RNA sequence: GGCGUGCCUAACACAUGCAAGUCGAGGGAGAAGCUCCUUCGGGUGGUGGAAACCGGCGCACGGGUGAGUAACACGUAGCUACCUGCCCCGAAGAGGGGGAUAACAGUUGGAAACAACUGCUAAUACCCCAUAACCUCGCGAGAGGAAAGCUCCGGCGCUUCGGGAUGGGGCUGCCAAUCAUCAGCUAGUUGGUGGGGUAACGGCCCACCAUGGCGACGACGGCUAGGGGACCUGAGAGGGUGACCCCCCACACUGGAACUGAGACACGGUCCAGACUCCUACGGGAGGCAGCAGUGAGGAAUAUUGCACAAUGGGCGCAAGCCUGAUGCAGCGACGCCGCGUGAGUGAAGAAGGGUUUCGGCUCGUAAAGCUCUUUUCUGCGUGACGAGAGUGGACGGUAGCGCAGGAAUAAGUCUCGGCUAACUACGUGCCAGCAGCCGCGGUAAAACGUAGGAGGCGAGCGUUAUCCGGAGUUACUGGGCGUAAAGCGCGUGCAGGCGGGUUGGUAAGUUACUUAUGAAAGCUCCUGGCUAAACUAGGAGAGGUUGAGUGAAACUGCUAGCCUAGAGUGGAUGAGAGGAAGAUAGAAUUCCGCGUGUAGUGGUGAAAUGCGUAGAUAUGCGGAGGAAUACCAGUGGCGAAGGCGAUCUUCUGGCAUCCAACUGACGCUCAGACGCGAAAGCAUGGGUAGCGAACGGGAUUAGAAACCCCGGUAGUCCAUGCCCUGGACGAUGUACACUAAACGUCCGCAGUCAUUGGCUGUGAGUGUCGAAGCCAACGCGAUAAGUGUACCGCCUGGGGAGUACGGUCGCAAGGCUAAAACUCAAAGGAAUUGACGGGGGCCCGCACAAGCAGCGGAGCGUGUGGUUUAAUUCGAGGAUACGCGAAGAACCUUACCUAGGUUUGACAUAAUAGUGGUAGGGAACCGAAAGCUGAGUGACCUUCGGGAGCCAAAGCAGGUGCUGCAUGGUUGUCGUCAGCUCGUGCCGUGAGGUGUUCGGUUAAGUCCGCAAACGAGCGCAACCCUCGGUGUUAGUUACAAGUGUCUAGCACGACUGCCCGUGGCAAACGGGAGGAAGGUGGGGAUGACGUCAAAUCAGCAUGGCCUUUAUAUCCAGGGCUACACACACGCUACAAUGGCGCGUACAAUGGGUCGCGAAGCCGCGAGGUGGAGCCAAUCUCGAAAGCGCGUCUAAGUUCGGAUUGUAGGCUGCAACUCGCCUGCAUGAAGUCGGAGUUGCUAGUAACCGUGUAUCAGCACGGCACGGUGAAUACGUUCCCGGGCCUUGUACACACCGCCCGUCACGUCAUGGAAGCUGAUUACGCCUGAAGUCGGGAAGCCAACCGAAAGGGAGCUACCGCCGAAGG
Repeated sequence: GGCGUGCCUAACACAUGCAAGUCGAGGGAGAAGCUCCUUCGGGUGGUGGAAACCGGCGCACGGGUGAGUAACACGUAGCUACCUGCCCCGAAGAGGGGGAUAACAGUUGGAAACAACUGCUAAUACCCCAUAACCUCGCGAGAGGAAAGCUCCGGCGCUUCGGGAUGGGGCUGCCAAUCAUCAGCUAGUUGGUGGGGUAACGGCCCACCAUGGCGACGACGGCUAGGGGACCUGAGAGGGUGACCCCCCACACUGGAACUGAGACACGGUCCAGACUCCUACGGGAGGCAGCAGUGAGGAAUAUUGCACAAUGGGCGCAAGCCUGAUGCAGCGACGCCGCGUGAGUGAAGAAGGGUUUCGGCUCGUAAAGCUCUUUUCUGCGUGACGAGAGUGGACGGUAGCGCAGGAAUAAGUCUCGGCUAACUACGUGCCAGCAGCCGCGGUAAAACGUAGGAGGCGAGCGUUAUCCGGAGUUACUGGGCGUAAAGCGCGUGCAGGCGGGUUGGUAAGUUACUUAUGAAAGCUCCUGGCUAAACUAGGAGAGGUUGAGUGAAACUGCUAGCCUAGAGUGGAUGAGAGGAAGAUAGAAUUCCGCGUGUAGUGGUGAAAUGCGUAGAUAUGCGGAGGAAUACCAGUGGCGAAGGCGAUCUUCUGGCAUCCAACUGACGCUCAGACGCGAAAGCAUGGGUAGCGAACGGGAUUAGAAACCCCGGUAGUCCAUGCCCUGGACGAUGUACACUAAACGUCCGCAGUCAUUGGCUGUGAGUGUCGAAGCCAACGCGAUAAGUGUACCGCCUGGGGAGUACGGUCGCAAGGCUAAAACUCAAAGGAAUUGACGGGGGCCCGCACAAGCAGCGGAGCGUGUGGUUUAAUUCGAGGAUACGCGAAGAACCUUACCUAGGUUUGACAUAAUAGUGGUAGGGAACCGAAAGCUGAGUGACCUUCGGGAGCCAAAGCAGGUGCUGCAUGGUUGUCGUCAGCUCGUGCCGUGAGGUGUUCGGUUAAGUCCGCAAACGAGCGCAACCCUCGGUGUUAGUUACAAGUGUCUAGCACGACUGCCCGUGGCAAACGGGAGGAAGGUGGGGAUGACGUCAAAUCAGCAUGGCCUUUAUAUCCAGGGCUACACACACGCUACAAUGGCGCGUACAAUGGGUCGCGAAGCCGCGAGGUGGAGCCAAUCUCGAAAGCGCGUCUAAGUUCGGAUUGUAGGCUGCAACUCGCCUGCAUGAAGUCGGAGUUGCUAGUAACCGUGUAUCAGCACGGCACGGUGAAUACGUUCCCGGGCCUUGUACACACCGCCCGUCACGUCAUGGAAGCUGAUUACGCCUGAAGUCGGGAAGCCAACCGAAAGGGAGCUACCGCCGAAGG
């Protein structure tokens, strides 16, 4: 820009304007103006024709809306008891007469709307007479019935009849929403007779008569809804919709009613009632936008109070013409569809700038700028239509188009970027703010939030929301299911319904072919044309139906007439059975009663108690009573439809199987509703009651015990009769029929055969196991199907709410059957897999228990931790796996903490720049606690002579034991030195996954052997390494008296189930033995699989990010880490006689040593001092103790024990006050073997005894090593703890420290009930009853006709009656 389209809500209320008028060629009257005359006051003619009036036609069309309507309203196909103005064709006619009335004039009432009375007048208004081709009535004779004129002279009209066309009325078949928690509805109802009424049929209306009519093929009722052509979607079948355009219907403020008319019960007419609004003089009146604009209101939301009758169409008119918010156009809205543009080419210094960065770069990006072009669009100017048929006439419109000029000029947004789904980085934020269609993001490194850069999609649009279809095979007609996921009625009988064996003839309803009619136009598909193209539009063809009619066909289904026997049934013969009902009978056992024997318990339990018992129980013998149930037989045996049925006998009775093939001749299958049966419990009435036994009582158990266990015990259990009608009523598998591999049992028949009870073979009916094909999500099913088909029924459609509420119905009740919604969740569920777990099972290990030894837990002290305290008591570690741990050693230092005082490019590192020669360094002296500041005087090094090193200055930067071990590396703990953890290929499974790795043995071991759809391999185990034990050999410093080789250091040998016996599977291996120093891994060590614990550590180190920078950095003095009501952990020393003390005496090993170990000698009670030989070490040095011998102590808070304290000393160190260790003397606390509980250890081990060493100036009850003395016990694997393998269950997977149920408390939401209160809708009964039609109408009024008149006839009105809206 073009073409379309625009109140989906309040059929809510409407101001204002317009939307239906026209005809003077039907009629009367005739204003203004013009003209004529004039006495200029005016007047009469002529012309003119307005407004209003009578009359004709139109106003029933066109336009709007969808409230009502589930209906012959619509659609489609038929039918006719009917009407049809204007239009067309045809036939006939139009003669004569009469009385009024509006306008107008006058009077009166009223605010108005309007009305009343008197008087005048015309007509194509009204009436009468005549005529009647024709029409109506009547069997007929016959009777009745019309008209209008005007004119410009062309014509236009009028009356009656016949026909046509068009439009309409009525009837019928079929089609067509939902609810059965609406199942029965109906009195003008259904039909008849006779009337009335209508254009016309008819209960349409009325009187009478009869009692019919409709309904599970859904009547009646509720709720929702205008219908169709069509539109959207979909492969289709379907599903959803009914805007614009076309057809039909209905409505016009709400309800009712008629009038006029060809046509209305009438959108812009009338009357009445009601609600609302407006006017009013309060007496009365007026109004109806769901016409076009427009206003208010409602709402998420929908336009101008525009132009024109130029075109198309409509009304009137002879016509000119008038009217036309129909219509043609314009305006507004990206609301939709279609089209066009916002520039094109070139352009790398890859500009500036932005973003990011591993700092190299990358990216926006040829993008921009620049240069060269073009002008769709835009602006200006000019020209300028078609739409208009002979003529006039263009709202749109100076529009479309065309020409010229100008200038890249006038023109880009929006959503997204975790996956689905195309597109990624940075910063901010820190479970906050926020996002989100689903899954889900966000708790300090967010591609998911926000922003930015970049990218992706679409583009004058883009995104969101709502709705519909699709995807959804997720309501399955096409096209699903029901063993366990939702789903087979508890079972049968069986009406309706559905389906139905073989064969022959007929028929033609279904079916099918052809012909024909219709299925409006638009729309859809195809072809062709017109706007530049497209959207749009014109022409042609086609498609579109459970359609009507006609003519054929006869296979199949149906119908009909026959026939048949294979389905079904009958008959005959035989058979099995806990099938059912009734009656009778039997034995065993329990209990009770009587009598006897007999004496103290019995009974019961995990253990007990309540209970029973000396008034004699239990036990035992005999006898009796009564009720219930029927051992053995007994069996995945039998029977029954299911529930169910079990002693024996009798009677009655149902079903089933086999054999024969005589009879009937499809009689069949299934089955909504209906009817019957239906365990247990329960209910009603009446009996019965031995045992058992809800409720209840008591005893136990227990935290409690409303339970489990025990002692009692009432209903009930039993019988009869009547109810109830449920269940895991299960094979979780509806019934019937047919077909589809085998094998092995069992029960009941029959046949054949061998034959002794019996066996074998075959064949029917039942009942089981396993299994092929096939099926199944898998598990599994598999001739007894969950396979393959057929027929019919029932049922399902996410979980919860809920098999609940309400309603209905059944029941005596309990309750049953039928059966929702609100609300809420994103799952609920099935089968299988891998783990984990189990107060599941099996097998097996470990100082795990048991058997032992020594301890801990009590005391004092040491050390660590918690807590508390403090200026600080630095930090970390926290069940096992923190707590003598980091720390192999805090007086200062360490040191990270606190207080006080200093420094700020810094205590330390690096590169570049500038400066510096008495520079750097050292430094008397002053101040100060020190650090530090000032500083006399002193005074360098290398050099290629440029300088370097050093110092100073400023700018980068240093520094941080600050945070995050949940951002990390590395290292470590633990399960656990447990025997496991995996892979390749193959095989199995749809898959997760399995197999291998399981199983049978065996081992310390997934160690080895065997088997085996597995075959191999890897990381672990073992071995290889170190050390101790035996031997040989080499070397020999040291050692010892030569030489030797105790010894030291190397090298080698030795042990492998190698040998024998037995067991075992001719295996692996195990048990025993020999030999040997050592024997089955010889002892010890190092060595720690895949992984688990977000285990520990940012404070050892390293490191991302964050934080800090005159401080969280750094220096220094002092203090603190050493505190102390208390609690815990780990140790030491003890409590004593297996001991303490004294004296004497014997025997080690590992290690260390030059800033060191330090001998002898001397001093000291001692710690120690002095001394300094020797030793850089097998050379020198560092003193073993328990033990043994003798003596003493004599059971005590001691000759035990040593804490604490006083005092005197020693050592290290700058310095022992806070705060070291040691010694002497004195002091002499608790403690007399330790509650619950708990730890270590299986042999040179535990226990006891001492020794060395690292750290270290000094400080060891701790750590790590070393030797000396040197036991006890292990029946065994039930239990505790931990672990391994297999198996099983699982609702667990953060994996049992899991998951999860119910009550209560508080609040919120949804629903049910509730004494009642209130509204809406509908039905029925009654009262009053408007307008109005119809009927009556004796009173009143009254021009036309008759009559001379009186009067009559006809008519109108009041009034009355039926019906009747609203109201009550």

Predicted 3D model of a 1368-nucleotide RNA (small-subunit ribosomal RNA) from an uncultured prokaryote. The RNAcentral record of the sequence draws on ENA. The coordinates come from a structure-prediction model, not an experiment, and the mean pLDDT is 85.